[in-house]
Order: sequence, then C1' cells, then structure tokens
RNA sequence: GCCAAUUUAGCUCAGGUGGUAGAGCAGCACCCUCGUAAUGUGCAGGUCGUUGGUUCGAGUCCAAUAAUUGGCU
Repeated sequence: GCCAAUUUAGCUCAGGUGGUAGAGCAGCACCCUCGUAAUGUGCAGGUCGUUGGUUCGAGUCCAAUAAUUGGCU
C1' cells in the first nucleotide's frame, strides 16, 4: 500500500424481507434467612462508532470516515 471482518446497555452478545431495540452476567430494590450467600420477583441502564444520503419510516440499505482484528504484498 491492497483486501476482508467487527463496532448495539458497565461486560459478553442477539436483532428474519426496513416498521418505535432485547437476552445473559453485573448494578439497585424487594422477598426469603437468626444472619450471609444462593433462589425468586421487580426496576434502572442505549443518539445502535461518527457524519451524510435514500425512504412515509433506517440497528438494518448506500457513501465517506474512525478504531480494532485478520490476511496479502
């Protein structure tokens, strides 16, 4: 220098043919216990890397760009 993949909650990851974004763990509260942990119930937590475009509508499609990883030279 060229090519490809990944980027979504604090962490690990889902998200069909575009239709108002979810799980597990972690956190908080309650329940339970003599007490703690575990179990159970509930709650909170997101500009979907960034900037534009297409569309009535974009996590999803298109372009540019950034970071990380891998490959080629």
This is a predicted structure of a 73-nucleotide RNA (transfer RNA) from a Chitinophagaceae bacterium. It matches the Rfam family "tRNA". RNAcentral holds the sequence, with entries from ENA, MGnify and Rfam. Its mean pLDDT, the model's own confidence on a scale to 100, is 82.